[in-house]
Small-subunit ribosomal RNA from a metagenome, 1422 nucleotides, folded computationally.
RNA sequence: AGAGUUUGAUCCUGGCUCAGAACGAACGCUGGCGGUAGGCCUAGCAUAUGCAAGUCGAGCGAUGCCUUCGGGCAUAGCGGUGGACGGGUGAGUAACGCGUGGGAAUAUAUCCAGAGGUACGGAACAACAGUUGGAAACGACUGUUAAUACCGUAUGUGUUUUAUGGGGGAGGGGGUUUCGCCUUUGGAUUGGCCCGCGUUGGAUUAGGUAGUUGGUGGGGUAGGGGUUUAUUAAGCCUAUGAUCCAUAGCUGGUUUGAGAGGAUGAUUGGCCACACUGGGAUUGAGAUGUGGUCCAGACUCCUACGGGAGGUGGCAGUGGGGAAUCUUAGACAAUGGGCGAAAGCCUGAUCUAGCCAUACCGCGUGAGCGAUGAAGGCCUUAGGGUUGUAAAGCUCUUUCGCCAGGGAUGAUGAUGAUGGUAUCUGGUAAAGAAGUCCCGGCUAACUCCGUGCCAGUGGUUGUGGUAGUGUGGAGGGGACUAGCGUUGUUCGGAAUUACUGGGCGUAAAGCGCACGUAGGCGGAUUGGAAAGUUGGGGGUGAGGUCCCGGGGUUUGGUUUCGGAAUUGCCUUCAAAGUUUCCAGUCUUGAGGUCGAGAGAGGUGAGUGGAGUUCCGAGUGUGGAGGUGAGGUUUGUGGAUGUUUGGAGGAGCACCAGUGGUCCGGGUGGCUCACUGGCUCGAUAUUGACGCUGAGGUGCGAAAGCGUGGGGAGUAGGUAGGAUUAGAUGUCCUGGUAGUCCACGCCGUAAACGAUGAGAGCUAGUCGUCAGGGGGCAUGCCCUUUGGUGACGCAGUUGGUGCAUUAAGCUCUCCGCCUGGGGAGUACGGCCGCAAGGUUAAAACUCAAAGGAAUUGACGGGGGCCCGCACAAGCAGUGGAGCAUGUGGUUUAAUUUGAAGCAAUGUGUAGAAUUUUACCACCCCUUGACAUCGCCAUUGUGGUUUUUGGAGAUGGAGUUUUUUGGUUUGGUUGGAUGGAUGACAGGUGCUGCAUGGCUGCCGUCAGCUCGUGUUGUGAGAUGUUGGGUUGGGUUUUGUAGUGAGCGCAACCCUCGCCUUUAGUUGCCAGUGUUUGGUUGGGUAUUCUAAAGGAACCGCCGGUGAUGAGCCGGAGGAAGGUGGGGAUGACGUCAAGUUUUUGUGGCCCUUACGGGGUGGGCUACACAUGUGCUACAAUGGCGGUGAUGGUGGGUUAGUUUCCAAAAGCCGUCUUAGUUCGGAUUGUCCUCUGUAGUUUGAGGGCAUGAAGUUGGAAUUGCUAGUAAUCGCGUAGUAGUGUGACGCGGUGAAUACGUUCCCGGGCCUUGUACACACCGCCCGUCACACCAUGGGAGUUGGUUCUACCCGAGGGCCGUGUGCUGACCGUAAGGAGGCAGUGGAUCACGGUAGGAUCAGCGACUGGGGUGAAGUCGUAACAAGGUA
Repeated sequence: AGAGUUUGAUCCUGGCUCAGAACGAACGCUGGCGGUAGGCCUAGCAUAUGCAAGUCGAGCGAUGCCUUCGGGCAUAGCGGUGGACGGGUGAGUAACGCGUGGGAAUAUAUCCAGAGGUACGGAACAACAGUUGGAAACGACUGUUAAUACCGUAUGUGUUUUAUGGGGGAGGGGGUUUCGCCUUUGGAUUGGCCCGCGUUGGAUUAGGUAGUUGGUGGGGUAGGGGUUUAUUAAGCCUAUGAUCCAUAGCUGGUUUGAGAGGAUGAUUGGCCACACUGGGAUUGAGAUGUGGUCCAGACUCCUACGGGAGGUGGCAGUGGGGAAUCUUAGACAAUGGGCGAAAGCCUGAUCUAGCCAUACCGCGUGAGCGAUGAAGGCCUUAGGGUUGUAAAGCUCUUUCGCCAGGGAUGAUGAUGAUGGUAUCUGGUAAAGAAGUCCCGGCUAACUCCGUGCCAGUGGUUGUGGUAGUGUGGAGGGGACUAGCGUUGUUCGGAAUUACUGGGCGUAAAGCGCACGUAGGCGGAUUGGAAAGUUGGGGGUGAGGUCCCGGGGUUUGGUUUCGGAAUUGCCUUCAAAGUUUCCAGUCUUGAGGUCGAGAGAGGUGAGUGGAGUUCCGAGUGUGGAGGUGAGGUUUGUGGAUGUUUGGAGGAGCACCAGUGGUCCGGGUGGCUCACUGGCUCGAUAUUGACGCUGAGGUGCGAAAGCGUGGGGAGUAGGUAGGAUUAGAUGUCCUGGUAGUCCACGCCGUAAACGAUGAGAGCUAGUCGUCAGGGGGCAUGCCCUUUGGUGACGCAGUUGGUGCAUUAAGCUCUCCGCCUGGGGAGUACGGCCGCAAGGUUAAAACUCAAAGGAAUUGACGGGGGCCCGCACAAGCAGUGGAGCAUGUGGUUUAAUUUGAAGCAAUGUGUAGAAUUUUACCACCCCUUGACAUCGCCAUUGUGGUUUUUGGAGAUGGAGUUUUUUGGUUUGGUUGGAUGGAUGACAGGUGCUGCAUGGCUGCCGUCAGCUCGUGUUGUGAGAUGUUGGGUUGGGUUUUGUAGUGAGCGCAACCCUCGCCUUUAGUUGCCAGUGUUUGGUUGGGUAUUCUAAAGGAACCGCCGGUGAUGAGCCGGAGGAAGGUGGGGAUGACGUCAAGUUUUUGUGGCCCUUACGGGGUGGGCUACACAUGUGCUACAAUGGCGGUGAUGGUGGGUUAGUUUCCAAAAGCCGUCUUAGUUCGGAUUGUCCUCUGUAGUUUGAGGGCAUGAAGUUGGAAUUGCUAGUAAUCGCGUAGUAGUGUGACGCGGUGAAUACGUUCCCGGGCCUUGUACACACCGCCCGUCACACCAUGGGAGUUGGUUCUACCCGAGGGCCGUGUGCUGACCGUAAGGAGGCAGUGGAUCACGGUAGGAUCAGCGACUGGGGUGAAGUCGUAACAAGGUA
C1' cells in the first nucleotide's frame, strides 16, 4: 500500500466482498510446563446454608466463675463511638447528572494550633426482683438502682431578624506520664449550593408553561432561592429546536486510524444513582440510611389461624435464564479500616491459594553425523520421481517434567496464610510432551482415486451434468503453533457523509419561476477600540494509562522510579496587517435625472377579411365521401359539383427569420386607451443604499373541478364499419364532455439548456437583432454597448462534449445527492369540493443497476454493387404407373449411420449364400488372428477314399513330396500338438475426449501482421474517400509506409501454326489374292515431344493527361479465349469412433469366435429423387448406317455392335397400331442354391394415364432440350453414378421486387449476438408488509373519589417525675382529636406505543405454467 466482482472487450460512476488490528467472548478439533492478568455482557429473576460491623469494664450499676485473697476473667443491660466508610450493581437519569473552569450566602464528628472554663444541685429509666399475657415474635403491671445517660441554677470573651428584650453550656474516669468534656477563634479535611462551556437520535414531536416568570410580606433551611405560603403584575422558554418520544449512567480512558475522526465506557481510578416495588420521616457532624425504623403493595416462610418473620445488585454457593463466565477454600502474616489508654477484638476490605489455554509473554517436545537415497506409502511417460537425512543406526545433551536433599526475601524487636512454595544441589532416561486450518483466483501451497448438477462446497467470483488442482478420501505441499479454525461485534481499508477530503448537462443529484424575512457574505480610504486572530507569562488539566529513560525478576510479559505528554479551560500582558465594532470621507458597485429607441411584454374595448359548417334560393344530375382495398355514412324527399344571399363560432395564411419580447409558464390580424420592464447617449444627483436567501408570499402550460354563458371546426370516453387468429388499437364514418368567454379552484409537466443566482478574470473568426461614434470613394470600412447563434484556441472532462451566453480559473449564498428494487409507495401531518398534491419511511430482496465510448451481429434503417436471385425464355417436378431412398407401422429380426438449405438413386462402384454388423437355433473358450514363457513331437505341404453331422467340424484311412543354417550336440530356426498365464478379440459406448478426412457459407473477395501515428483505454488508421475491375484488380488522393494468406498468373486439357521424328500411322502411284498388302515417300491426317501465338500490343473515341472502358483493324482465337485442378482467416461442439489411427469407459465360457436358416426385399400410409408415358414435332415397318466413341479377342493385325436427325410407306385423334403396369404360361443365363429374392426372352393379358392445384426446380451456347454408346464394380443383376460423342435452340428491357452475398453508413436495452432481448395480467408455492370489525397489554395526561404512615398547623376537657409555688395551681410535656398535604388504590375520558386478528390491498422471490407481444431496429402506429 491494495485486490476481486457489472462488459465480447474498454474507461468511468457505484455498491457488495476480502486481506489487518482488537475482544470480559462463544463453538469445533487438539492439549506438555511456568509467570502475569481476567472470569454472569443474559433474569435490577428467585434464593437453602455459613460468614461479610463491631468495639469499649480506663463511663455505669449488676450477675456469674476462678483466686496465691492482692485480684483476675466473662458478659446481658444502661452509656459512648462506629454501623452515612469499606464492598456490590447500573435499573433509573438527556439532568448542573457528569466533565472542565470559575463563584458566594454555608456546614463540617474525628484531627491540628490559640484562648477561656470544667461550679452547685436534683429527679428518673433499663438491668434486677415479683406478678402476668402470648403458640411464637414480643410484651404488660408493681417495686428497687448507677453513670461520661437526663434535668435545673450560676458563670459565659462572644451570638441573635422586633435589641428596654429573648434564647443558648459543661461530666467525669483512670493513674506513672495522661485521656476527656464545654465555649470560642483560626486552620485542615470533607460536604451542600450557584454559574459559563461541553455532553445521543427523532420536526412523520411546533408550540410549551399557572408556582408557571417576576415583585412584596410571612414561614422554612447550615445556607442563596417560588424552596413554601398570602397577595400582586402577566410574564417566562422556543426554529441557535422549547415541549414530547425513544435510547443511555458520565468520565480519566479502551480500541481502531497516518491523522482528523469513528466505535466503546469490562477489569482499574474519580463522580452519580440504586438496595424486593413505592412513599415517609426519626436519630445523627453527616442519611432521607444495602446487612436501621414506619406505612402501603407483590412474593416467600412459620403459625396453636389469633398473629408474626424475611429481602445475597456483600463473599462463597443453589435454582432458573442463556452460546456463555469459577471454590459453600486459607489467613488477618502484610496493606488499610472500626473501637479501645493499651493488650487486643472484628474485618468474604485485603493478601493468598483453587478452577478455566479466556488473554498476553516465555520455554519445551531433542542436538550432531548419517545414502544401500532402505522398507512402506503415493505418483508414473514403467525409465523413474517423491516422502527424504526424514527413519533406522552411531555419538551427544538434560531445559521442562519425575525422584531425593538443602531452603528463602516479603518483618524494622516478635508475629508467615502463602509454603517445604520460589530457588539451589544431586540423580534419572531421548526418556513423559503436536496439533489445527488451508492448497481455482483474491491468497502462500498439486496430484491420484471415488462421486457424476447427485452428494456436497461457498467470504466473494463461483464450482459439481463420467477425465473436478473448487465436493469426499489419500499422498504431497503451505501457514500458524499449545494452539488452530469458525461464528459474533468494533474500527480500518471506505475519499462509501468527503473539516482534513467528494459531487450535481448525460452516471444519484439545480427547487417550475420570481419577490422577499431571519441568517450568511460584502467596494475604496482615514482615525480609534481590541471581540475574532497572533505572541509571551501565570493557574489548572487528580492518580493510573499511552510514550521516553533508568531499576528488579536470566529475557519477555508483568512491576517500580523519574520525565515528557495531556492538542483543553480560566486568567494576565502586548501587537494592529486582516475580519469585526465605532466615527468620518469617496465614487468605480447599486439607484436617480434628462434625451432618444426597439419590441407577438401585459390588461380592457372596438373592428377586418379569407376559410370550414349550417340555412334559404337558382342551376343540374346520379352518384358523393373515404381508403392499401373497402364498408359504415350521405344522395331521386335532388346529394356531390356550381352561383348567390344569410347565420354563427373559433383561429389569424403570406410577412416569418437558430428574428423580437417576457422572471418563467408564455406571447402573432388591425385600431385605440391604460401600463411593466429593457437598451443607447448625456449628467455638475444620492453615496455601499449591495448579493444571496431557510421558512414565507405571489405567479405558474395542458388536462381536470365548480357556477353561468357559448358551441363553427376539432375531438378523450363512446357507437358503427373495416383490418385481424383475436383487435377493448392503428384506419374510416359519426359524435358527447372538453377546447372558447366570465368568475373561483387545482399547483403539476421531458415546467429541459435535463446546466441555481450574483460578481470578476481568461485567444479569436464568421453571422444576426436594437442603438451610438468616426472616416470618406454615399455604400462600404473602422470602432463601441446590449442581446441572440455557428465554429474554434488555451483550459477542462470518464468519455461525449463545453469553450467570454463555460461544463475554464476564483469568490459569496441557497437547493439537492450517497447502490438497484421495494417507492416517490405505506402510515401520520398539512393543503384541496374532488381528482389528487406536498412532506416521506421500513421490512424484505439482488450483486449488481447505471453513464460514455469500442468491435461485431442484427433492423419489416439508408446508399452502392454482384449472383440463373428476379425478370425474359426453354424444359421440367408437384397429378398417373413403375424403380429407388427415407419416415412411419409391422416383425423373432426387419442391423446401423446421415436430418432444413448442407439427410432421403446418400455411407452402399451394386444384401439370393458370402457381404452382415440384426434374429432363431447349434457349437468353441489362450480362442479365427499376434507376441512371450513351459513341455512334448518332428518335417511341412498337397492328392484322395469313407463315415457322423444341416454345416462349422469330428472319426478312420490311402497316396505323394520329403530337413533350412550349423561347431553334427535336438544346438539354433521352422512346423505341429498339449497344459497354463500374461493376453488376444469387440461394426460395444462416447465425433460433446481426439487425429485424419469431408460438407456448407464460397471460387464469395475477403482475412491479417510488422513498424509508425493516434486514442486514458477497448481500439482506430493502413483496409476509408473519388474512379475502375470478375477480383482488397488497379489508379489517384491520403499519417501512413511495407508485408503475408487469399484474387490473378504459373499446371492440365480443347482450339491455330511451326520444328523434330516417321512405326504398327498416312498415301500420289504400282500390283491386285482388294487387306497400307507391297516398292517408295513423309506433303497431308494422325501420333508425341519441343516451341510459337494474345499483350488492350495497334488505331479511334471517352476518362483528371491515370487506371480503365467502348468501337475497329488484323488474327485460328480479343479483352479472365472455353473447360478443369486449385478452396484464405474462420463459422456450424456440422458429419464420420461402422474405412483407419486413438484417450477413457464397458464385455471376457461372452457384447469374443464358428456354423445352418431367416432378416436387411415386410406394407393401411406420407415424402424425396428418377424412369416411362399420356401421343401425329408421334407410333409402327423400311432406309439412313461402309460413320464417331468405345468394346471383345489376340503376341500383333484381322474382326464385331448402335441411335436420333433425314427420306419412303402406313396409322388419322380413338384410352387408339398411344401407353405399357399387372397377371398367366413357356424358355434362356449366372450361380452349390433364384421359394422367400435375380436378370432376360417368346406368346397371351392390356391397368392408371388425354399434359397435371397450391407450390416449386434446372439452364445464358456447342449451353438447355433430345438421342444413343461405353466404363467401374459382379458369377449374375441398375431407370443409379461416372464418362463419351450426335442433333442442336429460345431469351436477357432491366435491377423496382423475392432469395443469398460484399462494402460504407446509421440505430440498438442484442454479444448463446433477432431462432436475440424482454413486459404485464392470470394460475401455484413461499416470504415480509399496509388496511381491518375488534381484542390484549404497556406508558402517560386530565377530572373526580378514597386517603395508610409521617412531619407540619390547630386543639388538647384526658394524663403528667425534675422547674416555679406555702397551697391552690402554673410553666412545660404526652396521649387523644380536627385540618391541609400525600403513596398505594378506584371511577370516567383522552393521547400514544406494541402484540394478536376473520377478511382484504399491493410488493418481493420462485421450475422449461397460461394469454398475448408493450419496449429495444423507423421494434413494424417513432

The RNAcentral record of the sequence draws on SILVA.